[in-house]
C1' cells in the first nucleotide's frame, strides 16, 4: 500500500401500509363590513398580462405535503450527521432584477456508537429530528499488578 471485517435498539435511501396533519387549508352558498376602475389582487420594484376585489361570521363540502410507525427490501461501517463556502438544475402569471424555500455535486472543519436528562431550534404537535452541556453504558487502542485511566474512526482487527 491492497483486500476482507467487527461495533448494535448500528446507519442510510426509496417503495408499500396506517394513524396523525384536521375536521385544517382550498372550495360553494348567506349575512355583515369595507374598497370602487384614477381601486384592489397575483412574495418585492419597474413594465406587461390576467383576474375582481378585501375582511368577518355561519352552513356545506373537504385535501395535501413534511415529519412519525410498521414492513419487506437495497446500499452500506464517516456507516452517516451537522456547520460554512463554491458550483448546477428547476420553482414562485411573462420578461429583467432581488428575495425566499428546495434539490444535486463537491470543499473544509467537528462528531466512535447506541441510551437518558437539562436548555435551544425546527415541527401542527407532549411525535420525531437537530445542535451545546452533562450522565451512565458500550466496542478499540495505548498505559498500568490491579483498582482504574486516557486517546480517536486519516481508529481497530485479520490476510498478502
Nucleotide at each position: 500500500g491492497a483486500u476482507a471485517g467487527a461495533g448494535g435498539c448500528g446507519c442510510g435511501a426509496g417503495g408499500u401500509u396506517c394513524a396523525u396533519c384536521a375536521g385544517u387549508a382550498c372550495g360553494u352558498u348567506u349575512c355583515u363590513g369595507u374598497a370602487a376602475a384614477a381601486g384592489g389582487a397575483a412574495u418585492c420594484a419597474g413594465c406587461u398580462u390576467u383576474c375582481c376585489g378585501c375582511a368577518g361570521a355561519a352552513a356545506c363540502c373537504g385535501a395535501a405535503a413534511g415529519g412519525g410507525a410498521a414492513u419487506a427490501u437495497c446500499g452500506c461501517c464517516g456507516a452517516a450527521g451537522u456547520a460554512a463556502g463554491a458550483a448546477g438544475c428547476a420553482g414562485u402569471g411573462g420578461c429583467u432584477g432581488a428575495a425566499c424555500g428546495g434539490u444535486u455535486u463537491c470543499u473544509u472543519a467537528c462528531u466512535g456508537g447506541g441510551c437518558c436528562g437539562u436548555c435551544g431550534g425546527a415541527a401542527a404537535a407532549c411525535a420525531u429530528c437537530c445542535g451545546c452541556c452533562g450522565g451512565a453504558c458500550u466496542g478499540u487502542c495505548a498505559c498500568g499488578c490491579a483498582a482504574g485511566u486516557g486517546g480517536a474512526g486519516c481508529g481497530c482487527u485479520a490476510u498478502c
Background:
A computed fold for a 160-nucleotide RNA from a bovine gut metagenome, annotated as Lysine riboswitch aptamer. Its mean pLDDT, the model's own confidence on a scale to 100, is 82. The RNAcentral record of the sequence draws on MGnify.